A computed fold for a 72-nucleotide RNA from an Alphaproteobacteria bacterium, annotated as transfer RNA. Model confidence (mean pLDDT): 82 of 100. The sequence was found in a public genome assembly. Lineage of the source: Bacteria > Pseudomonadati > Pseudomonadota > Alphaproteobacteria. It matches the Rfam family "tRNA". About the family: Transfer RNA (tRNA) molecules are approximately 80 nucleotides in length. Its family is annotated with triplet codon-amino acid adaptor activity in the Gene Ontology.
RNA sequence: UCCAGCGUAGCUCAGUGGUAGAGCAAUCGGCUGUUAACCGAUCGGUCGUAGGUUCGAGCCCUACCGCUGGAG
Numbered sequence: 001u002c003c004a005g006c007g008u009a010g011c012u013c014a015g016u017g018g019u020a021g022a023g024c025a026a027u028c029g030g031c032u033g034u035u036a037a038c039c040g041a042u043c044g045g046u047c048g049u050a051g052g053u054u055c056g057a058g059c060c061c062u063a064c065c066g067c068u069g070g071a072g
Base pairs, nucleotide, nucleotide: 001071002070003069004068005067006066007065010024011023012022013021018055026042027041028040029039030038048064049063050062051061052060
């Protein structure tokens, strides 16, 4: 320099154009003699950045940034 993949909640990941979700973590409560476990609730997102397409974009297109792998 070129090619490919990935970037979504604190962490691990779903979400194939029509209201952004799960598990774990955190907080509060229930249960228990106590802890753990279990149960319930709450909290938490400018979906990497900037444009474009579309009535509508996490999703499609372009450029850039970061990470990983490959080629030279």